[in-house]
Molecule: small-subunit ribosomal RNA
Organism: uncultured prokaryote
RNA sequence: AGAGUUUGAUCCUGGCUCAGAACGAACGCUGGCGGCAUGCCUAACACAUGCAAGUCGAACGGUCUGCUUCGGCAGAUAGUGGCGGACGGGUGAGUAACGCGUGGGAACCUGCCCCUGAGUGGGGAACAACAGCUGGAAACGGCUGCUAAUACCGCAUACGCCCUUCGGGGGAAAGCUUUAUGCGCUCAGGGAGGGUCCCGCGUCCGAUUAGUUAGUUGGCGGGGUAACGGCCCACCAAGACAUCGAUCGGUAGCUGGUCUGAGAGGAUGAUCAGCCACACUGGGACUGAGACACGGCCCAGACUCCUACGGGAGGCAGCAGUGGGGAAUAUUGGACAAUGGGGGCAACCCUGAUCCAGCAAUGCCGCGUGCGUGAAGAAGGCCUUAGGGUUGUAAAGCGCUUUCGCUCGCGACGAUGAUGACGGUAGCGAGAGAAGAAGCCCCGGCUAACUCCGUGCCAGCAGCCGCGGUAAUACGGAGGGGGCGAGCGUUGUUCGGAAUUACUGGGCGUAAAGGGCGCGUAGGCGGCGAUAUAAGUCAGGCGUGAAAGCCCCGGGCUCAACCUGGGAUGUGCGUUUGAAACUAUAUUGCUAGAGACCGGAAGAGGAUGGCGGAAUACCCAGUGUAGAGGUGAAAUUCGUAGAUAUUGGGUGGAACACCAGUGGCGAAGGCGGCCAUCUGGUCCGGAUCUGACGCUGAGGCGCGAAAGCGUGGGGAGCAAACAGGAUUAGAUACCCUGGUAGUCCACGCCGUAAACGAUGUGCGCUAGACGUCGGGGGUUAGGCCCUCGGUGUCGCAGCUAACGCAUUAAGCGCACCGCCUGGGGAGUACGGUCGCAAGAUUAAAACUCAAAGGAAUUGACGGGGGCCCGCACAAGCGGUGGAUUAUGUGGAUUAAUUCGAUGCAACGCGAAAAACCUUACCUGGCCUUGACAUGUACCGAAUUUAGCAGAGAUGCUUUAGUGCUCGAAAGAGAACGGUAACACAGGUGCUGCAUGGCUGUCGUCAGCUCGCGUCGUGAGAUGUUGGGUUAAGUCCCGCAACGAGCGCAACCCUUGCCAUUAAUUGCCAUCAUUUAGUUGGGCACUUUAAUGGGACUGCCGGUGACAAACCGGAGGAAGGUGGGGAUGACGUCAAGUCCUCAUGGCCCUUAUGGCCAGGGCUUCACACGUAAUACAAUGGUCGGUACAGAGGGACGCCAACCCGCGAGGGGGAGCCAAUCCCAGAAAGCCGAUCGUAGUCCGGAUUGUUGUCUGCAACUCGACAGCAUGAAGUCGGAAUCGCUAGUAAUCGCGGAUCAGAAUGUCGCGGUGAAUACGUUCCCGGGCCUUGUACACACCGCCCGUCACACCAUGGGAGUGGGUUUUACCAGAAGUAGUUAGUCUGACCGCAAGGGGGACGAUUACCACGGUAGGAUUCAUGACUGGGGUGAAGUCGUAACAAGGUAGCCGUAUCGGAAGGUGCGGCUG
Repeated sequence: AGAGUUUGAUCCUGGCUCAGAACGAACGCUGGCGGCAUGCCUAACACAUGCAAGUCGAACGGUCUGCUUCGGCAGAUAGUGGCGGACGGGUGAGUAACGCGUGGGAACCUGCCCCUGAGUGGGGAACAACAGCUGGAAACGGCUGCUAAUACCGCAUACGCCCUUCGGGGGAAAGCUUUAUGCGCUCAGGGAGGGUCCCGCGUCCGAUUAGUUAGUUGGCGGGGUAACGGCCCACCAAGACAUCGAUCGGUAGCUGGUCUGAGAGGAUGAUCAGCCACACUGGGACUGAGACACGGCCCAGACUCCUACGGGAGGCAGCAGUGGGGAAUAUUGGACAAUGGGGGCAACCCUGAUCCAGCAAUGCCGCGUGCGUGAAGAAGGCCUUAGGGUUGUAAAGCGCUUUCGCUCGCGACGAUGAUGACGGUAGCGAGAGAAGAAGCCCCGGCUAACUCCGUGCCAGCAGCCGCGGUAAUACGGAGGGGGCGAGCGUUGUUCGGAAUUACUGGGCGUAAAGGGCGCGUAGGCGGCGAUAUAAGUCAGGCGUGAAAGCCCCGGGCUCAACCUGGGAUGUGCGUUUGAAACUAUAUUGCUAGAGACCGGAAGAGGAUGGCGGAAUACCCAGUGUAGAGGUGAAAUUCGUAGAUAUUGGGUGGAACACCAGUGGCGAAGGCGGCCAUCUGGUCCGGAUCUGACGCUGAGGCGCGAAAGCGUGGGGAGCAAACAGGAUUAGAUACCCUGGUAGUCCACGCCGUAAACGAUGUGCGCUAGACGUCGGGGGUUAGGCCCUCGGUGUCGCAGCUAACGCAUUAAGCGCACCGCCUGGGGAGUACGGUCGCAAGAUUAAAACUCAAAGGAAUUGACGGGGGCCCGCACAAGCGGUGGAUUAUGUGGAUUAAUUCGAUGCAACGCGAAAAACCUUACCUGGCCUUGACAUGUACCGAAUUUAGCAGAGAUGCUUUAGUGCUCGAAAGAGAACGGUAACACAGGUGCUGCAUGGCUGUCGUCAGCUCGCGUCGUGAGAUGUUGGGUUAAGUCCCGCAACGAGCGCAACCCUUGCCAUUAAUUGCCAUCAUUUAGUUGGGCACUUUAAUGGGACUGCCGGUGACAAACCGGAGGAAGGUGGGGAUGACGUCAAGUCCUCAUGGCCCUUAUGGCCAGGGCUUCACACGUAAUACAAUGGUCGGUACAGAGGGACGCCAACCCGCGAGGGGGAGCCAAUCCCAGAAAGCCGAUCGUAGUCCGGAUUGUUGUCUGCAACUCGACAGCAUGAAGUCGGAAUCGCUAGUAAUCGCGGAUCAGAAUGUCGCGGUGAAUACGUUCCCGGGCCUUGUACACACCGCCCGUCACACCAUGGGAGUGGGUUUUACCAGAAGUAGUUAGUCUGACCGCAAGGGGGACGAUUACCACGGUAGGAUUCAUGACUGGGGUGAAGUCGUAACAAGGUAGCCGUAUCGGAAGGUGCGGCUG
């Protein structure tokens, strides 16, 4: 410090996610030791048990115990009394507050402690304990009587103290003892420490909380308090607080600090420390120096316990511990040894404060689990290309060491004299022995780390993107590897990354975001100069900013964590001294901002009244007759009752053609005939005045298109709704005919729009050019120059993600306001405000997704545009679709009907040929190292004859035979056959979506790319676009491009002309000859087959740009590619093929392999494709007769001749082929016949007789003869081929093949018609445009409905919490009053008084109650929309002109998307 994720790719915006650090954590797996820390975050839930606050006999009386020398001594202690139980310890419920933090302040109190001054004299009356009687279960009392004190009460005294009317008045004390410099006591003054109160500043969220407040704010006088104070009371005044956020609601103890962060910040407030609050809940006071009191009291309430039912007792948020809650948090331990606290003169007692120990890897820190050597690179595991690699010096083995732990012994500091819980301490020494001690997570990218097996969208993983549908580095296991290590992962939370709330440090034209517009309040900001002040600001000093922590430098535990000393810091606050530039304030000036004044100017600026003409409609009248109207085409509609058309007259409403503009005015909305009146603003010129009067503007006020609402008018045209007619599958639409609200006016509402420049207002600055509107000046009169104000286009710098903006900024700055913070939910719900309503405004959350977006790029697509091509259409010719047959396919059937091919681009396709074979399928019978390959061992040469059984495969017998090489022989070897066992063979089994190869298709379309350069942030662009031209990215020209490659063309084959060479089997002009080029002869011709030539827009004319090229012409066999073929760019279709072949993986192995027989692939209600033959006279039949080319032939073609009606049979010549044969070409031509008919057309079908091939024609061949003679009379919608030697038509040949073409591949004969043209259909190419598509239009996508789940709103209500108003009530307590009762101290001789207590009562008040309100939570029949979900239903709204351009506001209608009206926007 960044990374992943939106896209086909790119840049940007923007969210989500990750890597880091941290934790009082928890969970999973694992776990050796030690040190130091930490340990109920939840139920401030309830608590059994024990302990946590006592002590003093040197305050007092008594009692008890022990001892006694009986004098007493010692000890214990219930009670009176004193001090302490207000500290220490716990918790964070409450509290948004002077509670806390920080800095100040004054009207105060202060036990114990310290200092100082003074004093401590003399009396009195009681009450506990105790005793007696007595109540009660108990807790606890009652009555009578006795008694002490440092308990209580007077008197005296009073420096200082308090009060005072300044005369005076008032107020103390206590003693004890071990006899001391003892401990106390009283009154005062001072101190220290502690506490109370007040103030400035700081201290969370919500405005869907905007007004709050009656003791409220202040005053006077009282009361009260330690003290100020409405703290309380009476009276008076009407204030006080609040948008600088009062009040209300929610949440929360605050701080030092802690975590994070570069910092600024953000989050947090465990442990330690300071403050506060609380002690079962609520209220209250008492005592006291101090409390309204955690282990005190009283009352009320809830709960628990005891009870004799009458009444009592209790409060762990002290330490342990229990239950409960919870993901989760420890021992009912030891000791007062230390530190500290209470009491005491002290000894000492108490102390769950504290110090220790125990439990927990909860955290931090440290240590260990060994070290060295060791290659046969062991075994095993895993992988493997089978060679090896890896685990791996790792192990074993050998040598060494002993930290920690274990055993034994010694043994501190903490303790100045005594005292050690810790303590089996730390530490030291000795001993044994590698011995007791390693796991967890991860390995697709982010992110370090890869293979095999299993699984097969299953099981599962996942932080995000995403993996898994048979080859998963992503699931599970294993091997290996990476990371960390007594831990490792996961989850949760916080900060970071996130500049993703932006102070540091963001934005708002199109991504989210400028308020619809103005006026203006508060506020914020504000021109030039002078003087003063010193609030801000700056500098210095002082005080404070606790300690701890963080940081720095040291020190101590072996180090570290940890502990400890010192320093620095603590950005703050206060105070003081100074400075005076800037801001501010005050005063005084100025004129450049702003305004006023004078003189001119333009204008659909606004309001009111009046006037005008054209047009529509209607009414009246005339002319006139059959249609009009409307549409894509129609119909509804109007019209013979006279329409439309036309003429004249009239009525009425609305809007104002031309001028008109890219123009003007206005703040915006908006404003358009003419005239008048009233009225706002602006501009220019002048430089007379004022003297900063300014800018912006939260709230507020006003204006604000259209639609809409209310009341009353008006109503011509138009026109939501509605009705009808069309269209359509439907058509609640688009189109048509009608038509009501409305549109218009007046008054009043509404307050919204794509209210847009999607651009807030104001000011300043920053190149220009060209238009235009309104002024001014100059001028040489120019389409001139200068200048001010407006309005446009282009363009520099600059800005921008890009598009673009660019003096009218989206540039550079200042001031102020508004607004944004992922998409959806949603501009919705609830609440508030406004409104008559419609609705507007303000405005969430749950839940859900990983995107949603902007700009630009390349494609693809468009019922977008332009240009161009193709038998694409058109123009023609012939077909298909109808019939019969053939053949292929689908479907059905079947034991099997093997498999594949499936729009074009499957379907006479693989198959250039299924009777057996083929053959892969079915049935049955057989084989198991196999029909085939290699290896091992053994036997036998190989080979061969015959017989039997069987459907055959096969099985059982049997005959002949001994070979080749080496060797003397024995024997060995090679080939071949057989047997045995095992490695293996075999598979037309699966996957063409694992593949190679081959092929189809777009398409023989003209395209597809690269290098370098340039442009762009980039994807990319340029080149390749443009102007011409071509069949062509063919060529030329131009050009930030210049070149190049694969394609095109050419080179190749064939055909058309010529030449040369050659001349058999070919040919024959001349010569001879013959039935016949038959023979001699010849090679001129034809032909054959080899080599050349020829054609190149080369020549001429025209057009064109002087080009390329095109048009025409000449010559030529051929003319602009002469015809035909081969040749198929980058790529697309997961196109086809695992059944040609090859091949990964998977599967079968007495079978999914192999052999055999028979069957099937040939089935048949049907449907489709491709063909053949026809329907006839351009024909059929009969007779005669003519002319090809290209092929094939030895397991062959087969002549002549003979037989047969024929298929064919016999026959055998010739030919390994320019020689012989197949082989008669047919259409044609010449003649004859048929006469339009289901025929002398057509030939299916069937019967029968035969022929041929073949082991075999039953299933299931071809052909022939005779007989039979079906459909069919030119074919609906639709559809195919073909542009010249082509279509059409005619025959011939080949491959396959024993036989079996209407298929297929070739060959020639005869031989047309038509093309105006490119509007349309289809396909394609180039350019351009739009796009929400990129699996690319067979795309994307919207809404209703149905189903499931989820959260949420409304809802008759219901239940609870909080709070408030009014009233009732009133415990305990305090204060007041008191006539009742009681009464020791003082006064009084007494009576009595004073004072006190109880009781009663009044005031205040907790709990409680009644009624009403506010608010919040939960729940609720039913109901509303929303979200999500695999392939549900209906339509097609949007994206292309999305097929009616879309969208915004509004109104209305409709199953739904949506339609329509009105106004607006261009996105």